[in-house]
Context: one part of a larger RNA
RNA sequence: CUUUUAGGUGAAUACCUAAGGACUCAAAGACGAUGAAGGGCGUUUAAACCUGCGAAAAUCUUUGGUUAAUUGGAAAAAAAUAAAAAUCCAAAGGUUCCCGAAUAGAUUAAUCUAAAAAACUAUUGGAAUAAUUCAUAAACCAAUAAGAGAUAACUCAGUAAACUGAAACAUCUUAGUAACUGAAGGAAAAAAAAGCAAACGCGAUUUUCUUAGUAGUGGCGAACGAAAAGGAAAAAGUCUAAACUGAUGUAUAAUCAGGGUCGGGGGAAAACAAUUUAUUUUUUUUAUCUUUUUAAUCGAAACAGCUGAAACCUGUACCAAAGAUGGUGAAAGUCCCGUAAAUUAAAAAAAAAAAAAAAUGUUUAAUCCCAAGUAGCUUGGUAUACGUGAAAUUCCUUGUGAAUCAACGAGGACCACCUCGUAAGACUAAAUACUCUUGAGUCACUGAUAGUGAAAUAGUACCGCGAGGGAAAGGUGAAAGAGAACCCCUGUAAGGGAGUGAAAAAGAACAUGAAACCUAAAGCUU
Numbered sequence: 001c002u003u004u005u006a007g008g009u010g011a012a013u014a015c016c017u018a019a020g021g022a023c024u025c026a027a028a029g030a031c032g033a034u035g036a037a038g039g040g041c042g043u044u045u046a047a048a049c050c051u052g053c054g055a056a057a058a059u060c061u062u063u064g065g066u067u068a069a070u071u072g073g074a075a076a077a078a079a080a081u082a083a084a085a086a087u088c089c090a091a092a093g094g095u096u097c098c099c100g101a102a103u104a105g106a107u108u109a110a111u112c113u114a115a116a117a118a119a120c121u122a123u124u125g126g127a128a129u130a131a132u133u134c135a136u137a138a139a140c141c142a143a144u145a146a147g148a149g150a151u152a153a154c155u156c157a158g159u160a161a162a163c164u165g166a167a168a169c170a171u172c173u174u175a176g177u178a179a180c181u182g183a184a185g186g187a188a189a190a191a192a193a194a195g196c197a198a199a200c201g202c203g204a205u206u207u208u209c210u211u212a213g214u215a216g217u218g219g220c221g222a223a224c225g226a227a228a229a230g231g232a233a234a235a236a237g238u239c240u241a242a243a244c245u246g247a248u249g250u251a252u253a254a255u256c257a258g259g260g261u262c263g264g265g266g267g268a269a270a271a272c273a274a275u276u277u278a279u280u281u282u283u284u285u286u287a288u289c290u291u292u293u294u295a296a297u298c299g300a301a302a303c304a305g306c307u308g309a310a311a312c313c314u315g316u317a318c319c320a321a322a323g324a325u326g327g328u329g330a331a332a333g334u335c336c337c338g339u340a341a342a343u344u345a346a347a348a349a350a351a352a353a354a355a356a357a358a359a360u361g362u363u364u365a366a367u368c369c370c371a372a373g374u375a376g377c378u379u380g381g382u383a384u385a386c387g388u389g390a391a392a393u394u395c396c397u398u399g400u401g402a403a404u405c406a407a408c409g410a411g412g413a414c415c416a417c418c419u420c421g422u423a424a425g426a427c428u429a430a431a432u433a434c435u436c437u438u439g440a441g442u443c444a445c446u447g448a449u450a451g452u453g454a455a456a457u458a459g460u461a462c463c464g465c466g467a468g469g470g471a472a473a474g475g476u477g478a479a480a481g482a483g484a485a486c487c488c489c490u491g492u493a494a495g496g497g498a499g500u501g502a503a504a505a506a507g508a509a510c511a512u513g514a515a516a517c518c519u520a521a522a523g524c525u526u
Base pairs, nucleotide, nucleotide: 001523003522004521005520006519007518008517015475016474019446020445021443022442023441024440025439026438027437028435029434031149038099039098040097041054042053043052045077049073050072060093061092062091063090064089065088069081070080071079104113105112106111120147121146122144123143124142125141126140154185155183156182157181158180159179165172169219195202196201206233207232208231209230216224217223237427238426239425240371244258245257246256247255248254263405265370266369267368268367269364270363271362272361273360281357285354286353290351291350292349293348294347296343297342302316303315304314305313317334318333319323326336327335376400377399380396381395383393386412407422408421409420410419411418462469463468483510486497487496488495
């Protein structure tokens, strides 16, 4: 030096997977003063780490399963256990230090004091009582273990932004979103018409398709945005208050029992009839039986050659309710674990199932009842797709304030007619939402700078007073019960022989081993 060869360094590339990602089906959504979640400290023959466990401390007992080895990851050594059944798997018990809601008092969490204690709230009971005569609170004593804490998302409720968009910005939008708080459940919420509709009719709620980016709202800008009907999933309806009657009674009250629960208005009252079936609802119990779950059992069929090793290939066979998957010295239906089919539970849990009790109808009449500081109106707000608008409807607020069926509300101001419904009490499964978690499976998802931040001691090392931030790091070989005896060199590390192995150009700095970079030799040039 635009060359070649041989090496070193280095880690790319391709191959691989032990870990992740995204989903589906099913389960579960547990826990906690009988002390949780989460931690600290201990605990093995043995120093540290992880896992397990708790002074009974890699464990104790019982029951069931399995069957020959076992003393966790994790070797070696030492010492032990086991056919008198260990270890292991499942179920149920025992033990379970200290902190932590932390709860005898205190405290700088994992400690101290103290003496054996329910700290606080709630409920129940007790005795004795103040201002203030009676009464009633606060406080006191005792009992009960109901509450307290934790919890990924989903749900309901309360409080509630801004960036942003409008090409600026103020109504508007972002958005009733993020965030914070409270409450609960496996779902929650909603729910059996004072509803829709339109002159026909429907018949609780919820979810979905569609209606429809329609009708509308809107500095009519940006943008926001329904509902009836129709198709589907799932379907389920019930109980009080009142009038009246009875009992109790501190006697116009209140409590208990009966009665009654509806819109074609119903009930009470009065009269009459009926005693039965169906269906529905609620409560209680788990003896027996059934199913499922939590260990398991059984389980077909192939040999030879080739090779370091066969499952590949060649040759000749077989099984199949099993040709899912994974492993085995290369690619196995017939070698192993398994798979299909069949079988199974001492113990525990769940579902299903079973049993008992209660609930009637018609007519007359027009005496009584049918949810009150409620509905409505009004002031100011708010939610409804709807920004105050002609603004109905919803909820809160100020001031007011009805009617009881010859009644009241609604049908988008309001009035009339007509139609629909019966507010001011309560409960209610399913269809629906989600995934911290468990089991079974799937992938035109990643393959170690990827995929979770994390395939290894990973929320670790390290950084920060702290809130918090946050890595790197995978691969010898089929086998290491083949990790290199022995010799040379030597301070060590290395290296050279020998040996192992199919291979050491697989030697632990270990599979493949690119480039940059470094060296040697040759060639060329000077």

This is a predicted structure of a 526-nucleotide part of an RNA (large-subunit ribosomal RNA, domain I) from Dichotomosiphon tuberosus. The source organism's lineage runs through Eukaryota, Ulvophyceae, Halimedineae, Dichotomosiphonaceae and Dichotomosiphon. The prediction has a mean pLDDT of 80. The gene name in the source record is rnl. Rfam family: Bacterial large subunit ribosomal RNA. Its family is annotated with structural constituent of ribosome and ribosome in the Gene Ontology.